[in-house]
RNA sequence: GGAGUCGGCUUGGCAGCCGCUGUGCGCAUUGCGAAAUGAGCGCAGAGGAAAGUCCGGGCUCCAUAGAGCGGGAUGCAGGGUAAUACCCUGGCACGGCGACGUGACGAAAAGGGCCACAGAGACGAGUCCCCGGGGUGUCAAGCCCCCGGGGGGUGAAACGCGGCAACCUCCAUCCGGAGCAACACCAAAUAGGCAAGCGCUGAGGUCUGCUCGACCGAGCUUGCGGGUAGGUGGCUAGAGCGCGCGGGCGACCGCGCGCCCAGAGGAAUGGCUGCCGGUCCCGGCGGGUAUUCCCGCCGGGAAGCACAGAACCCGGCUUAUCGGCCGUCUCCCACA
Numbered sequence: 001g002g003a004g005u006c007g008g009c010u011u012g013g014c015a016g017c018c019g020c021u022g023u024g025c026g027c028a029u030u031g032c033g034a035a036a037u038g039a040g041c042g043c044a045g046a047g048g049a050a051a052g053u054c055c056g057g058g059c060u061c062c063a064u065a066g067a068g069c070g071g072g073a074u075g076c077a078g079g080g081u082a083a084u085a086c087c088c089u090g091g092c093a094c095g096g097c098g099a100c101g102u103g104a105c106g107a108a109a110a111g112g113g114c115c116a117c118a119g120a121g122a123c124g125a126g127u128c129c130c131c132g133g134g135g136u137g138u139c140a141a142g143c144c145c146c147c148g149g150g151g152g153g154u155g156a157a158a159c160g161c162g163g164c165a166a167c168c169u170c171c172a173u174c175c176g177g178a179g180c181a182a183c184a185c186c187a188a189a190u191a192g193g194c195a196a197g198c199g200c201u202g203a204g205g206u207c208u209g210c211u212c213g214a215c216c217g218a219g220c221u222u223g224c225g226g227g228u229a230g231g232u233g234g235c236u237a238g239a240g241c242g243c244g245c246g247g248g249c250g251a252c253c254g255c256g257c258g259c260c261c262a263g264a265g266g267a268a269u270g271g272c273u274g275c276c277g278g279u280c281c282c283g284g285c286g287g288g289u290a291u292u293c294c295c296g297c298c299g300g301g302a303a304g305c306a307c308a309g310a311a312c313c314c315g316g317c318u319u320a321u322c323g324g325c326c327g328u329c330u331c332c333c334a335c336a
Base pairs, nucleotide, nucleotide: 001332002331003330004329006327007326008325009324010323012276013275014274015273016272017271018270020045021044022043023042024041025040027038028037029036030035047307051318052317054316055315056314057313058312059179060178061177062176071175072174073173074172075171076090077089078088079087080086091105092103093102094101095100106170107169111168112167113164114163115162123160128152129151130149131148132147133146134145135144183233184232185231186230193224194223195222196221197220198219204216205215206214207213240259241258242257243256244255245254246253247252277305279302280301281300282299283298284297285296286295287294288293
């Protein structure tokens, strides 16, 4: 200098104007108060995957004597963890010169099933070719019959206690169901339910400002309880984050100090503008042996900056992703 391997971090910055959600503060109005409303100021406001919903847990409700059957999941050994199908360490197998990567990696002597193509034959046995021996027979050979052969040929595998369990199965271990639209609380209108009272001896309704009157006329009023709309809680302080020290090869664990980091609910986290930065494209100049690759400088232009966007919360896995940065180790070449 080149080609790789493994791991970690990051995912534009600043400013102005106009908004949105949450929260704190004081003010104004209403109100006895609780509180509500309004405008103002301050602070906070998406992710590394918020995604797929594939695993594992927390939490909630329902179910639940115990055991078995059935069903599902997992499957080298040891460890980590709340738990896992995740992670770590080691072994084995395979791939790579190597760093390293990949692996459902228990049992085929319990049983069933399957083994493409080729081949006579794929686990039942069997004979396509060749060779040897014998029989019949012949001048001799062949045909035919019998016996034998780490023989040939086909194939991944050819009779050997074959291979396959990501086929059934067996063994071992684990496993109730549904999910925040869970669930809990408050609670209209209308209809229906129950109870009480009143009512054809006229309740009640329409006309009406009131009274009278006219017409219609069998229901009306009150209370209770359930459910719906709607509202509130659940809701974000947690297996939390950062730093330091200690233990462990490691996953991880312990201790100390510090911090508070979105909580919307048809669903806020946005829109516009300017400057800077990065990326990409085009042209010119210079350098590196260079029309092509790389670097630097100058000028012009582009996208308006990858993938994407919380919805009860965590731990994983998988998938998407323009770019940038840092570290580890390996191999090759050159020089000293």
This is a predicted structure of a 336-nucleotide RNA (Bacterial RNase P class A) from a Burkholderiales bacterium. The gene name in the source record is rnpB. Of the family's consensus pairs, 95% are formed in the model. It matches the Rfam family "Bacterial RNase P class A". The family's RNA type in Rfam is ribozyme. From the family's description: Ribonuclease P (RNase P) is a ubiquitous endoribonuclease, found in archaea, bacteria and eukarya as well as chloroplasts and mitochondria. The coordinates come from a structure-prediction model, not an experiment, and the mean pLDDT is 78. The sequence is in RNAcentral, with records from ENA.